The prediction has a mean pLDDT of 78. Predicted 3D model of a 125-nucleotide RNA (SAM riboswitch aptamer (S box leader)) from Ornatilinea apprima. The model forms 97% of the base pairs in the Rfam consensus. The RNAcentral record of the sequence draws on Rfam and Ribocentre. Lineage of the source: Bacteria > Chloroflexota > Anaerolineales > Anaerolineaceae > Ornatilinea.

């Protein structure tokens, strides 16, 4: 870099250095000399991955017409579910800040779904 999946209306900042931009990108609208970016120290959030548990479904078996019930798995795995926060990541204004496309609803707008485009993880080139 391409591609596949799952999430993206919730959660979390201080001190240092630094000096003028920053919110992807455009178009609004915002942050910002009462310090942008970036980088260091410390902190936290969060739970995708990694770790731990057999708690539900599934599975196999046994019992029955049948359902229920009842054992297994020297089973973490085929979806879920719960515990942690040690390792890997990501995050820590503002829904992904809104918005473009397309469809629903209105007299119009508000707005609702859906799709694009990003953004993290995780898989596979």
């Nucleotide at each position: 870099c391409u591609u596949c999946u799952a999430u993206c209306c919730a959660g979390a900042g201080a001190g240092g250095u630094g000096g003028a931009g920053g919110g992807a990108a455009c178009g609004g609208c915002c942050c910002u000399u009462u310090g942008a970016a970036a980088c260091c120290u410390c902190g936290g959030c969060a739970a995708c991955c990694u770790g731990g548990g057999a708690c539900g479904u599934g599975u196999g078996g046994u019992c029955u017409u049948a359902c229920a019930g009842c054992c297994a798995a020297u089973g973490u795995u085929a979806c879920g579910c719960u515990c942690u926060a040690a390792g890997g990541u990501g995050c820590c204004a503002a829904u992904u800040c809104c918005g473009g496309c397309a469809g629903g609803a209105u007299a119009a707008a508000a707005u609702c779904u859906g799709g694009g485009a990003g953004a993290u993880a995780g898989g596979a080139g």